[in-house]
Formats: sequence, structure tokens, C1' cells
RNA sequence: UGCUUAUCCAGAAAGACCGAGGGACAGGGCCCGAUGACGUCUUAGCAACCUGAGUUCUCUCACGAGAAGGGUGCUAAUUCCCUUUCUGCAUCGAUUGCUUCGGCAGUAGUGUAGAAGAAGAUAGGCG
Repeated sequence: UGCUUAUCCAGAAAGACCGAGGGACAGGGCCCGAUGACGUCUUAGCAACCUGAGUUCUCUCACGAGAAGGGUGCUAAUUCCCUUUCUGCAUCGAUUGCUUCGGCAGUAGUGUAGAAGAAGAUAGGCG
């Protein structure tokens, strides 16, 4: 760096250093930030993707299973939200058709809910 598979509405922060932007990219929104964000380091924690043969423990006659430990990851906001497609609902208003002139139906737009997708992140496998 490429391909592929799984997951992404849960969970988990203190200290030190630094000093101005940060929340991946583009646009929009909304947040965080001199009461010091982001980042780095230390410690602690969360989680359970891989390992758990070789070190340790528990269960089992055994096969085996679970855990510790180890490799990563993560510790503001759903991956902070939206963008593309589909579906449901609503719609003062726009537009088209029909009309018994009361309205009815369609289309686009807008809003909203859901699903899928794209992009991304992390882990495993392969190259």
C1' cells in the first nucleotide's frame, strides 16, 4: 500500500509537557478549545478482534472449555449529524391532470422516520 471478512446507537480519564487551533477529506450544520483543546508521554481503565502450544490458574476421566497473561485497538458528542439511492408519512405553498367547483389524483421540491450505499476507522486473513 492493495484485496477480502467482521464490527462501528454500549463501555472506559487522571497527571505532566506543549501552546492554537481541533472534530479524516470537500461543502453545510453543530460542537470542543487560553478554566489550555488537538497532539506527545506516563499511569489507570474499557473492550474482547487476534493469541492464549510454549508461562499461570479454574472446570473436565479425557477431548476440550473458560480466565489470567500477551499483540492491537479504544477512553467528548451514533463513525457528532447531513450529502447518494429506495420506501413510508407530512406538506401553507409550486406545477400538471380530472372535476359534480366542494375537492381528488400525479410530479418535483421540502421536512421527517427507516433501510441500503459511499467514504472512513479498527481488527483478522491473503498478497

About this RNA
A computed fold for a 127-nucleotide RNA from a Cyclobacteriaceae bacterium, annotated as SAM riboswitch aptamer (S box leader). Its mean pLDDT, the model's own confidence on a scale to 100, is 82.